A computed fold for a 73-nucleotide RNA from a Phycisphaerae bacterium, annotated as transfer RNA.
RNAcentral holds the sequence, with entries from ENA.
The organism belongs to Phycisphaerae, within Bacteria.
Rfam family: tRNA. Rfam links the family to the GO term triplet codon-amino acid adaptor activity.
RNA sequence: GCGCGCGUAGCUCAAUGGAUAGAGCACUGGUCUACGGAACCAGAGGUUGCAGGUUCGAAUCUUGCCGCGCGUA
Repeated sequence: GCGCGCGUAGCUCAAUGGAUAGAGCACUGGUCUACGGAACCAGAGGUUGCAGGUUCGAAUCUUGCCGCGCGUA
């Protein structure tokens, strides 16, 4: 250089065109406890890598770019 794959919450991942993007862990508050931890209850945290296109509707399809990984000479 060329080919393929991936990029979603602090981390690991769901959601394969349809509505308010979810789960576990972590974090915050509360209950409990002599204090912690565990357990239980509640909460916060996302311009879905960036910019366009298609569509009534895009995390999802598509184009370019950026980043990462694998293959190949």